[in-house]
Context: one part of a larger RNA
RNA sequence: CUGGGCGUAAAGGGCGCGUAGGCGGUGCGGUAAGUUAGGCGUGAAAGGCCCGGGCUCAACCCGGGAAUUGCGCUUAAGACUGCCGCGCUGUGAGUCCGGGAGAGGAUGGCGGAAUUCCCCAGUGUAGAGGUGAAAUUCGUAGAUAUUGGGAAGAACACCAGUGGCGAAGGCGGCCAUCUGGCCCGGUACUGACGCUGAGGCGCGAAAGCGUGGGGAGCAAACAGGAUUAGAUACCCUGGUAGUCCACGCCGUAAACGAUGAGUGCUAGACGUUGGGGAGCUUGCUCUUCAGUGUCGCAGCUAACGCGAGAAGCACUCCGCCUGGGGAGUACGGCCGCAAGGUUAAAACUC
Numbered sequence: 001c002u003g004g005g006c007g008u009a010a011a012g013g014g015c016g017c018g019u020a021g022g023c024g025g026u027g028c029g030g031u032a033a034g035u036u037a038g039g040c041g042u043g044a045a046a047g048g049c050c051c052g053g054g055c056u057c058a059a060c061c062c063g064g065g066a067a068u069u070g071c072g073c074u075u076a077a078g079a080c081u082g083c084c085g086c087g088c089u090g091u092g093a094g095u096c097c098g099g100g101a102g103a104g105g106a107u108g109g110c111g112g113a114a115u116u117c118c119c120c121a122g123u124g125u126a127g128a129g130g131u132g133a134a135a136u137u138c139g140u141a142g143a144u145a146u147u148g149g150g151a152a153g154a155a156c157a158c159c160a161g162u163g164g165c166g167a168a169g170g171c172g173g174c175c176a177u178c179u180g181g182c183c184c185g186g187u188a189c190u191g192a193c194g195c196u197g198a199g200g201c202g203c204g205a206a207a208g209c210g211u212g213g214g215g216a217g218c219a220a221a222c223a224g225g226a227u228u229a230g231a232u233a234c235c236c237u238g239g240u241a242g243u244c245c246a247c248g249c250c251g252u253a254a255a256c257g258a259u260g261a262g263u264g265c266u267a268g269a270c271g272u273u274g275g276g277g278a279g280c281u282u283g284c285u286c287u288u289c290a291g292u293g294u295c296g297c298a299g300c301u302a303a304c305g306c307g308a309g310a311a312g313c314a315c316u317c318c319g320c321c322u323g324g325g326g327a328g329u330a331c332g333g334c335c336g337c338a339a340g341g342u343u344a345a346a347a348c349u350c
Base pairs, nucleotide, nucleotide: 003322004321005320006319007304008303012318014203015202016201017200021196022195023194025088026087027086028085029084030083031082033081034080035077036076037075038074039073040072041071042070049065050064051063052062053061054060092193093190094189095188096186097185098184099183100182104179105178106177107176108175109174110173111156115152116151118150119149120148121147122146123145127138128137164171165170208249209248210247211246212245213244217243218242222238223237224236225235260317261316262315263314264313265312268295269294270293271292272291273290274289275288276287277286278285279284280283299306300305323350324349325348332343333342334341335340
């Protein structure tokens, strides 16, 4: 480079916005760049190929032909692509109007249960705690238990659902304010304004880092008690970072549906969420969009399985793979305070 691929064998970028680029609905007219056809020129010779000939043959040599799939000029065609112009839309996309659901995001406030502590006060006495059993530990300076009051931090039982929302990460007490997206219906409007997206920019769990706060519970590290041959563990008693908040970094993950995005097409059945329509017996039936599940025809698949939310049938664009180890490492670059991240080899070896 070409081919074949990417759910589980190597392979979908963690996710979005979007630049260049690639691709692009429908009608008419124009143009003739792409495209197609003809002509002309050129595409040196030698070599190679085909035919014929000369050395007794061959090698070798000579003649002719074809080919040189290309490029340029020119004539023509006008379907398709491009370009230019004018249109269309019940059809892609968007706007508007009317409804709707929701743990979508941000800020502020409020609430109850529990926990602990400390503080206070009351009752009360010798144990409590913990385990397989124990011990470390706490307790006569009054613990554990129990009652009342006070404080603090963190998380929000039931509702709760194979349920909802979000691009992903993720989001769950209640209320208010600000705010993003989505769905359904409609007589209205714009008129292809679209899809994808190398770079780029932004978002991005947990842990970790910086500064300042906060610290109830939990708990790496650490200490002790056990267990054990040992026990740098599993169990127990403690316990610091951290977990929480503000601001700033980090940029990773089994960031998973291990399945990129968009569009169209291709049997059904049964649930469920949010709308619309119709019917009627007003709580059911039918139907239609959008979402989310289970099963399943055709088809696909190495099988498992997927099966209108495809892994089926196709098209467009991006990312990625190319035997195992070495190695997601070294070196270099870029980024980072650091931890490290990202890009990413080779020798050697099987």

Predicted 3D model of a 350-nucleotide part of an RNA (small-subunit ribosomal RNA, central domain) from an uncultured Alphaproteobacteria bacterium. Its Rfam family is "Bacterial small subunit ribosomal RNA". Gene Ontology terms of the family: ribosome and structural constituent of ribosome. Model confidence (mean pLDDT): 87 of 100. RNAcentral holds the full RNA, with entries from ENA and SILVA.